Model confidence (mean pLDDT): 83 of 100.
The RNA shown here (small-subunit ribosomal RNA) has 1530 nucleotides and comes from a Clostridia bacterium.
The sequence was found in a public genome assembly.
Rfam family: Bacterial small subunit ribosomal RNA. Gene Ontology terms of the family: structural constituent of ribosome and ribosome.

[in-house]
């Protein structure tokens, strides 16, 4: 010095937000499996499925030193016989050996060792303990023994059955095989004693008497070894018992007859209902009995900070089990995996008569299954049987093969190398990137490969033994050579781009990605991670504090029982003394071994092996300690309760009794209507209603008092009296002495509605009729009207049964009301005051809390007890159970489906909410549209086209400030193809334009004249044109939903933001709210806000008065000339007027209001008075508003055509609808004649002037004028005169028809104009709806832009020139405050429920199948016990007859399987039926979110297509209004 280093979050509900709440990722692991890929070694692993069903071979044999024989080889000694001459060989028998093999007897093992985990929820298993309740073979030690007899059997023989397997009979044999008698104690009984120790059953030692009960031999010359008997001890194994510990289900609540005990008796190694007879009735269960379902159990592994929370493969302990069930036998030890019986099933052999067999040992084999291996080597080694050994046997085991299953470790190369190579990719065309990557150079030599060498594993004297294996390893040689994949790249979560693709194909773990510009899909290319693997898939634990013991909650998010009352439980006041089982210390066992963790050591290093240490949070035992907690004892009073004295109450029950009201009846007086309603109708009513008036009857509630006022546990409790009764409160301090809190189940109580029987019945009212509303109206609205509403009795048991807040206790600032005590001070006396107790309101601090809010009546800060809650939906459904008569209640799932579903605040936005204000927004007035007839758009038809966009307000006389041709974009036809247009480059060439002639509709073709410029050193250059050619033009083709520009529009409305600062967890908030005041976020004053920006105003530009300045081309006062007359003409610049620069207007001034303010009334003076009028001038935003056909542009398309050109046609059509105009219906007019007076403008390809012609359009003519100079140009309504006299007209002009004019190449389709002539419709407009506040509206007429011509359209000018506004109630549109909300695409939102169709899962069902487990009865195999007698029978006995005693037989008692029967439990599977759940565009209607247009829910009833009406109690989780009361502030 170490074993006490260890806790990370993310995504997803909203426009945003904070919270609650699931989903879902990032992490480890695995006996794992699938896809793609694969190089080597080490070290581990390898049927989780079918305890399915198996061909072969092998897994437990041994011992000759227990035995008798049988064979084989040998020796010695003997007989034969043969070769032959003793001797010798060959051969055969026959004693005795020897050696070697072994069928049998016999002994020991086969109960170890291996393999599986079907069963088992149990003393199976783990852990501690007990056996004084017990056994133990082999092995240790002690002590003592080992003696004497007998009788069989097997092999063998012989003869038999039988296919076989096997088996009888007859004869012989032997032992460590059996069997008797002898001895024997510390052995076992009996029996009387003694002692110790034990609480006690009882155990130990002593020593007496009697009884009983052993034994075997083997080997060796020997020595002596193995063996056998008794007994006792010890070690080992097992046996049984006992505490305590670990699944799920109560939708399993009662379970039990050998059950429980207790006596004798049996049985066992041992206790014991383990078995038997009898005797008692016990015995288990809410601290979970029984049943059911799942499961071997432990060490440990996996997670996890860690408590846990999952597991149970390999290793190692138990325990079960061996084809399926029964059973015993033998043995120390088994009810026996490779033993027996017996029954079943299934295979296999048979001669059909019978046999035979059990791989969850090791290998393999079929099957199943996503899936899991070789029919291998060896006993070297380690271990195990047997043997005295030798040694035999051992699929245990050592190894070895297969597999990337896993965990470990090496490689596929290093180093230089820029021309940053090529070649992909990507580009903004510059270059960027792969990328030092590659080639190139110079090097190694791991692994692979080849050769040479070559172990340890072998073991205490020496020898001899290796399967693996010529393997680890060494050493050598040779060459970069043979060796990288796989996944990902939208966010989480490291890594991005091109392309195809077009809501397709497809991707997805969770948000979500794909609809033509996809970092999300496929592909390449580049990144990023990990790498011999690398993703996916399945599980487990984590994150999950998401079930919370560490470690949550319940007012509104899910979550307090409707409410007492009280068992069991659980908790529990002061204080003394004991005592310790809870606690707490110490100490001993014990908690096996591995495994993990510290130190260490062995393989080249890791993984993988090992040594030692700690540890093992436990359990028992024993010695302590006594605060606390418990138990006993005692004592005590403050918690509780009781006594006494009081005083308040709609507490509860029963009787009686009362006055007002409706109704109904009688009668009276009276006449025509009542009644209802937004309006009306059914309905009453002339048979007299209604309405008054008198009389009665009958129910059913109780005005005023009445009050966030009182009682009650809660439901609930309201007229007066009486009686009965229940709780509470307040003062005393007499009594008792913790007696108390809470409370699973139980019990009771319990609103309305309901339901039984039996009364009532006046009024109201589901159902129900009927009239209306209405598209429908099963509603709301009326007019009737049954149950019910009331009583008795009896059920039912549930509501928004709410304070959506369970009870009890105790602690923690205040204020102020209220209701009922009680003290006190003061007073003559009653208030007032003051203190204090108990209910019952409100403010509010500090804490709390997501926030709202709660705040001594907690939701504050604690303990004690009960209930309940775990995403949304499906569902408070279904099935069972238990209550109810019934409706129904309670208890209470799953299968499916979704990423959400919810709370509380916010900020908008809407609301048939609220309040304030503003607008020609309504009023109030004037003139229109909407009928007619035309002009013009639009729609729609139609066409070859009838070219295109614009569609509520804000499309529509708009784009279009003007379509005969052009314009033109559209249609037919004819025709081009580097093009009508533009730039380049290559080659050729001098034209090209232009003018002429022909054909043609024309575009074009064809010929012809004509033959460019500029410099030159005369060679060329260059410019310009053509031709041809590549590139490329073009496109009013698509997309305004790819865009930029521009525009409307809310709206000239008054808004909309920022900085800092403050508040709030925060999104915001606040400033911008308020009080006034403005046209105004205009300006005061106030305020946690100070400021400040874009907008309003103001500066600009007109017009309204005026000075100065300048007077031509304007003007003419005075002064001249001219003239018929005129600024024609000199002069002037006074005035008009032009147009440049100024002044003048600021609420400055007085008065009054108001706050001493802005400000506003009124006034004065001014040419004009409160922004004088008018215009320009449009804040963040919003409508995917319009526009790709102005333009401009990205992306698609097209290319001899969607382009370009030409000629005609079309936009101009025409049953009809819509808008916007114009003319007009006439006397305020029309017509004539005559006459007055404008402003603005616009003129050179023009204006066009006098003058002439024409009826007119015009047409002639040209002076004038580039304009205050000349034209256009005559204003017009008006004014004077006349004329017409209500008519289809002298109104009105449509349409025709003829004759002209003008402008253009060119007026047919398709232009204005004139004349003449004709003369429609129409008499002032239905529902409707437009504009307009003063120089406006109406009314009149003039000009210009476009334009060859063409305007009723637009823009403009200026003439006459009114009426109303009391207001803000309603209808629109707009700002601001505030409130409600279930929107937020934002109300043209959201959203319910039937019907229809498609799919998925479940119930219910006539039934119909199939498991399981359990009962009754039959039947009853093996077999153990038990009984039997007429079979049989070697050892003892025996006077030999028989006995004991065995064995077979039978019988009996249990007894497995079968068999039969009802009922249970679970599954499966039904025709049809329910109801749910999902499904881009289906039908009906609007129930709910705003006061959702009848406020909504909640219980019940009832009715109806469906949401959903209605009654009757509740509830605010209801908007607004007025009112009471309370409270805060002044």
């Nucleotide at each position: 010095u170490u074993a006490u280093u260890g806790g990370a979050g993310a995504g997803u509900u909203u426009g945003a937000u904070c919270c609650u709440g699931g989903c879902u990722c990032a992490g480890g692991a695995c006996g794992a499996a699938c896809g793609c890929u694969g190089g080597c070694g080490g070290c581990a692993u390898g049927c989780c499925u079918a305890a399915c069903a198996c061909a072969u071979g092998c897994a437990a044999g041994u011992c000759g030193a227990a035995c008798g024989g049988a064979g084989a080889u040998u020796g010695u000694u003997u007989c034969g016989u043969a070769g032959u001459u003793u001797a010798c060989u060959a051969u055969g028998g026959a004693a005795c050996g020897a050696u070697c093999u072994u069928a049998g007897u016999g002994g020991c093992g086969g109960a170890c060792g291996g393999g599986u985990g079907a069963g088992u929820a149990a003393c199976a298993c783990g852990u501690g303990g007990g056996u004084a309740a017990u056994c133990u073979g082999c092995c240790u030690g002690a002590c003592a023994a080992u003696c004497u007899g007998g009788g069989a059997u097997a092999a063998c023989a012989g003869g038999g059955u039988g296919a076989a397997a096997a088996c009888g009979c007859u004869g012989c044999u032997a032992a460590u095989a059996c069997c008797g008698g002898a001895u024997a104690a510390g052995c076992u009984c009996a029996c009387a004693g003694g002692g110790a120790c034990g609480g006690g059953a009882g155990u130990c030692c002593u020593g007496g008497u009697g009884a009983g009960a052993a034994a075997a031999g083997g080997a060796g010359c020997a020595a002596u070894c193995c063996g056998u008997u008794g007994u006792c001890a010890g070690a080992u194994g097992a046996g049984c018992c006992c505490g305590c510990g670990g699944c799920u289900g109560a939708u399993u609540a009662g379970c039990u007859a050998g059950u429980u005990g207790g006596u004798g008796g049996g049985g066992u190694a041992a206790a014991g209902g383990c078995c038997u007879a009898c005797c008692a009735a016990g015995g288990c269960g809410a601290c979970g009995a029984u049943c059911a379902g799942u499961a071997g159990c432990c060490g440990g592994c996996c997670u996890g900070a860690g408590a846990g929370g999952g597991u149970g493969u390999a290793c190692g302990g138990c325990c079960a089990c061996a084809c399926u069930g029964g059973a015993a036998c033998u043995g120390a030890g088994a009810c026996a995996c490779g033993g027996u019986c017996c029954a079943g099933a299934c295979u296999c052999c048979u001669a059909c008569g019978g046999g035979a067999g059990g791989c969850a040992g090791c290998a393999g084999u079929g099957g199943g299954g996503a899936a899991u291996u070789u029919u291998c080597c060896g006993c070297a080694a380690u271990g195990g049987g047997c043997g005295a050994a030798a040694g035999c046997c051992u699929g245990a085991c050592g190894g070895a093969g297969c597999a990337a299953u896993g965990c470990c470790g090496c490689g596929u190369g290093a180093g230089u190398g820029a021309c940053g190579a090529a070649g992909g990719c990507c580009u903004u065309c510059g270059g960027g990137u792969u990328g030092u990557a590659a080639a190139g150079c110079u090097c190694u030599g791991u692994c692979u490969u080849c050769a040479g060498g070559g172990a340890c594993g072998a073991a205490a004297a020496a020898a001899a033994u290796g399967a693996c294996g010529g393997u680890a390893c060494c050493u050598g040689a040779g060459g970069a050579g043979g060796a990288a994949g796989c996944c990902a790249c939208g966010g989480c979560u490291a890594a991005c781009u091109a392309c195809g693709u077009g809501c397709c194909a497809g991707c997805a773990g969770c948000c979500g990605c794909g609809g033509u510009a996809a970092u999300a899909c496929g592909u390449a290319g580049g990144u990023g991670g990990c790498a011999a693997g690398c993703g996916u898939u399945g599980u487990c634990c984590g994150g999950a504090a998401u079930g919370a013991c560490u470690g949550g909650g319940c007012g509104u998010a899910a979550a307090g029982g409707g409410c007492g009352u009280g068992u069991a439980g659980g908790u529990g006041g002061a204080u003394u003394g004991a005592u310790c089982a809870g606690u707490c210390g110490g100490a001993u066992g014990u908690g096996a071994a591995a495994u993990a963790c510290c130190c260490g050591g062995g393989c080249u290093u890791a993984a993988c092996c090992u040594g030692g240490g700690a540890g093992c949070u436990g359990c028992a035992u024993u010695c302590g300690a006594u605060a606390c907690g418990g138990u006993c004892a005692g004592u005590c009073u403050u918690g509780a309760g009781u006594g006494c004295a009081g005083g308040a109450g709609a507490g509860g029950g029963u009787a009686g009794u009362g006055g007002a009201a409706u109704u109904c009846c009688c009668a009276g007086u009276g006449u025509a209507g009542c009644g209802g309603u937004g309006a009306a109708a059914u309905g009453c009513g002339u048979a007299g209603a209604g309405a008054u008036u008198g009389g009665g009857a009958g129910g059913a509630a109780c005005a005023c008092c009445a009050g966030u006022g009182g009682c009650g546990a809660a439901g609930g409790c309201g007229g007066c009296u009486a009686c009965c009764u229940g709780g509470a409160c307040u003062g005393u301090a007499a009594c008792u002495g913790a007696c108390a809190c809470u409370g699973a189940g139980g019990c009771g109580c319990g609103a309305a509605a309901g339901c039984g029987u039996g009364g009532g019945g006046a009024g109201c009212a589901a159902a129900c009729a009927g009239g209306a509303u209405u598209a429908g109206a099963u509603a709301c609205c009326c007019u009737g009207g049954u149950a019910g509403u009331c009583c008795a009795c009896g059920c039912c048991g549930u509501a928004a049964a709410c304070g959506a807040u369970g009870g009890g206790u105790a602690c923690u600032a205040g204020g102020u009301g209220u209701a009922g005590g009680a003290g006190g001070u003061a007073u003559c006396g009653a208030c007032c005051c003051c203190u204090u107790c108990u209910g019952u309101g409100c403010c509010g601090g500090a804490g709390u809390u997501a926030a709202c809010a709660c705040a001594a009546u907690a939701a504050g800060u604690a303990c004690c007890c009960c209930g309940c809650c775990u995403g949304g939906g499906g569902a408070g459904u279904a099935c069972g159970g238990c209550c109810g008569c019934a409706a129904g209640g309670u208890u209470g799932a799953a299968a499916c489906u979704c990423a959400a579903a919810g709370g509380a605040a916010u900020u908008g936005a809407c609301g048939g909410g609220g309040g304030c204000c503003c607008g020609c927004a309504c009023a109030a007035g004037c003139g229109g549209u909407g009928g007619a007839g035309c002009a013009u758009g639009u729609g729609g038809u139609u066409u070859a086209a009838u070219u295109c966009g614009a569609c509520g307000c804000a499309a529509c006389g708009c784009g279009a400030a003007g379509a005969a041709c052009c314009u033109u974009a559209c249609c037919a036809g004819g025709u081009c193809u580097u093009g009508a247009c533009a730039u380049a480059g290559u080659a050729c060439u001098g034209c090209a334009a232009g003018g002429c002639u022909a054909a043609g509709a024309g575009a074009u073709u064809a010929g012809u004249c004509c033959c460019c410029c500029u410099c030159u050193u005369c060679g060329g250059a260059g410019g310009c044109g053509g031709u041809a050619u590549u590139a490329c033009a073009g496109g009013u083709g698509g997309u305004g939903c790819a865009u930029g520009g521009u525009u409307g529009u809310c709206g000239u409305c008054a808004g909309c933001u920022c900085g800092u600062g403050u508040c709030g967890u925060g999104a915001g908030a606040u400033g911008u709210u308020g009080g006034g005041u403005u046209a105004a976020g205009u300006c005061c004053c106030g305020c946690a806000a100070c400021g400040a920006g874009c907008g309003c105003a103001a500066c600009c530009c007109u017009u309204g008065u005026u000075g100065u300045u300048a007077g031509u081309u304007g003007c003419c006062a005075g002064c001249a000339c001219a003239u018929a007359a005129u600024g024609g003409u000199g002069g002037g610049c006074a005035c008009u007027c032009u147009a440049a620069u100024g002044a003048g207007a600021c609420u400055g001034c007085c008065g009054g209001u108001g706050a001493c303010a802005a400000a506003c009334c009124g006034g004065a003076g001014g040419a004009a008075g409160g922004u004088g009028g008018g215009g320009a001038u449009g804040a963040c935003g919003u409508c995917a508003a319009a526009u790709c056909a102005u333009c401009a542009u990205g992306c698609c398309c097209u290319u001899u055509a969607u382009g370009a050109c030409c000629u005609g046609g079309g936009c101009u059509a025409c049953a009809c609808a819509c808008g916007u105009g114009c003319u007009a219906c006439a006397a305020u007019g029309g017509c004539c004649u005559a006459u007055a007076c404008a402003a603005a403008g616009g003129g050179a390809g023009g204006c066009g002037a006098a003058g002439g012609a024409g009826u007119g359009a015009u047409c002639u003519g040209g002076a004038g004028c580039a304009a205050a100079u000349c034209c256009c140009a005559u204003a017009a309504a008006g004014u004077a005169g006349g004329u017409c006299c209500c008519a289809g007209u002298u109104c009105g002009g449509a349409u025709u028809g003829c004759a002209g004019g003008c402008u253009g190449c060119a007026a047919c389709u398709c232009g204005c104009c004139u004349g003449c002539a004709u003369g429609a419709a129409g008499u002032c407009g239905g529902a409707a709806u437009c504009g307009c506040u003063a120089g406006u509206a109406a009314u009149c007429g003039c000009a210009g832009a476009u334009c060859a011509g063409c305007a009723u359209g637009c823009u403009g000018c200026g003439g006459u020139g009114a009426a109303u506004a009391c207001g803000u109630u309603c209808c629109c549109g707009g700002g601001c405050c505030u409130u409600g909300u279930a929107c937020a695409c934002a109300c043209c939102g959201c959203c319910c429920g039937u019907c229809a169709c498609a799919c998925c899962a479940u119930g219910a069902a006539a039934g119909u199948u199939u498991g399981c487990a359990a009962c009754a009865c039959c039947c009853g195999a093996a077999g153990c016990c038990g009984g039997u007698g007429g079979g049989g029978u070697a050892a003892c006995c025996g006077c030999a007859a028989g006995g004991a005693g065995c064995c077979a037989g039978c019988c009996g008692u249990c007894g497995a399987a079968g068999g039969u029967g009802g009922g249970g439990c679970a599954g499966a599977u039904g025709a049809u039926u329910a109801g749910g759940g999902u499904g881009a565009a289906g039908u009906c209607g609007u129930a709910a979110c705003a006061a959702g247009g009848u406020a909504g829910c909640c219980g019940u009833a009832u009715c109806g297509g469906a949401a959903g009406g209605u009654g009757c109690g509740g509830c605010u989780g209801g908007a607004u209004c007025a009112c009471c009361u309370c409270c805060u502030u002044u």